[in-house]
Notes
Predicted 3D model of a 382-nucleotide RNA (Bacterial RNase P class A) from a Lachnospiraceae bacterium. The prediction has a mean pLDDT of 76. Of the family's consensus pairs, 94% are formed in the model. Taxonomically the source falls in Lachnospiraceae (Bacteria, Bacillati, Clostridia, Lachnospirales). RNAcentral holds the sequence, with entries from ENA. A source record names the gene rnpB.
RNA sequence: UGAGUAGGAUAAAUAAUCGCGGCUGCACGCUGCGCCGGGGCGAAAGCUUCGGAAGGCAGGGCGGCUGAGGAAAGUCCGGGCUUCACAGGGCAGGAUGCCGGAUAACGUCCGGUGGAGGCGACUCCAAGGCUAGUGCAACAGAGAGAUACAGCAGGGAGCCGGGUACAGCCCGGUUCCCUGUGAUGGUGGAAAGGCAGUGUAAGAGACUACCGUCCGUCCGGUAACGGGCGGAGCCAUGUAAACCCCAUCCGAAGCAAGACCAAAUGAGAGCGAUAGGCUUGCCCGGCCUGCUUUCAGGUAGGUCGCUGGACGCGGCUGGCGACAGCCGUGCAAGAUAGAUGAUUAUUCACGACAGAACCCGGCUUAUCGUCCUGCUCAUCAC
Numbered sequence: 001u002g003a004g005u006a007g008g009a010u011a012a013a014u015a016a017u018c019g020c021g022g023c024u025g026c027a028c029g030c031u032g033c034g035c036c037g038g039g040g041c042g043a044a045a046g047c048u049u050c051g052g053a054a055g056g057c058a059g060g061g062c063g064g065c066u067g068a069g070g071a072a073a074g075u076c077c078g079g080g081c082u083u084c085a086c087a088g089g090g091c092a093g094g095a096u097g098c099c100g101g102a103u104a105a106c107g108u109c110c111g112g113u114g115g116a117g118g119c120g121a122c123u124c125c126a127a128g129g130c131u132a133g134u135g136c137a138a139c140a141g142a143g144a145g146a147u148a149c150a151g152c153a154g155g156g157a158g159c160c161g162g163g164u165a166c167a168g169c170c171c172g173g174u175u176c177c178c179u180g181u182g183a184u185g186g187u188g189g190a191a192a193g194g195c196a197g198u199g200u201a202a203g204a205g206a207c208u209a210c211c212g213u214c215c216g217u218c219c220g221g222u223a224a225c226g227g228g229c230g231g232a233g234c235c236a237u238g239u240a241a242a243c244c245c246c247a248u249c250c251g252a253a254g255c256a257a258g259a260c261c262a263a264a265u266g267a268g269a270g271c272g273a274u275a276g277g278c279u280u281g282c283c284c285g286g287c288c289u290g291c292u293u294u295c296a297g298g299u300a301g302g303u304c305g306c307u308g309g310a311c312g313c314g315g316c317u318g319g320c321g322a323c324a325g326c327c328g329u330g331c332a333a334g335a336u337a338g339a340u341g342a343u344u345a346u347u348c349a350c351g352a353c354a355g356a357a358c359c360c361g362g363c364u365u366a367u368c369g370u371c372c373u374g375c376u377c378a379u380c381a382c
Base pairs, nucleotide, nucleotide: 001378002377003376004375005374006373007372008371009370010369012347013346014345015344016343017342018341020067021066022065023064024063025062026061030059031058032057033056035052036051037050038049039048040047041046069353073364074363076362077361078360079359080358081254082253083252084251093250094249095248096247097246098112099111100110101109102108113127114125115124116123117122128245129244133243134242135239136238137237149185150184151181152180153179154178155177156176157175158174159173160172161171162170163169164168193211194210196208197207198206212234213232214231215230216229217228218227219226220225258304259303260302261301265296266295267294268293269292270291271290275289276288277287278286279285311330312329313328314327315326316325317324318323348351
């Protein structure tokens, strides 16, 4: 310098004006509630009106502070919290699946083991069991768990040619039949462990060495596993993100969870009048209409849940690490029809994906660019 690999940071900046949500300060009697006093109606409770004081509450006024994300997203896992359910056990269903650790927990993360890819840094793996059972394996191919198409080899028969004087016999070729074989060919992802040799008529773990597999044992390691030695001639393909088996874990629903207050509405009691209205013109009877209070009720509305937390930042200690402990410091949206915006000016690298709704830990997906750090390979120079 080029190519690559692993990880991290940032997510245009500054100022002014206007607008909006939250918190807060000040001032104010302008408006409402509440407070005080008088009057009117009424039997009372209460209703109404006039006047006053006052910042207790709300509105309105003037200020201050603060106001989306690394993914707020998908809602895919895990937990907190809430309500309901729950003696114990089982079935069904779901998730997970090498080992050890971290954690509130996890299907996440960290460190390892084994396997796969890469020259390498490094990356990827859902990695228990198909000798528990069942299923499936298209096409090709003779045959897919069992076969014999070609081939190779042995034997027999027929024909042809040659040898011999003939029959017979011998040699060679060819066709058919029987038998052996799974070495060779071809098909396939896969053809009865691989490869070399011995052996054989030709062959074959039939036998031998090496490699692989399985079993036993010893050593190392917490373990997964690794290594050594010995034995077995090797009952046997793949697929379990196929059914299934084994092991472990899982109660259900979710902040519109839920808790509290509570107009409305219903029932009872009390007060007073015997008034008014409806019920056919009248009478009787019945029903409705006021206020207070008790109980029920839980709609409209309000308050809480709600943002201080497995929290952020810095340091120290322990650990390879995930992480844990201690100290210091900080407070960083909280709406409920839902605010977080607009304009102007200046500057730059000219701006991607995208908008909180109970909270937190993860995973996954989307994303214009810029910057930083570790490491690897190649080339060149010293």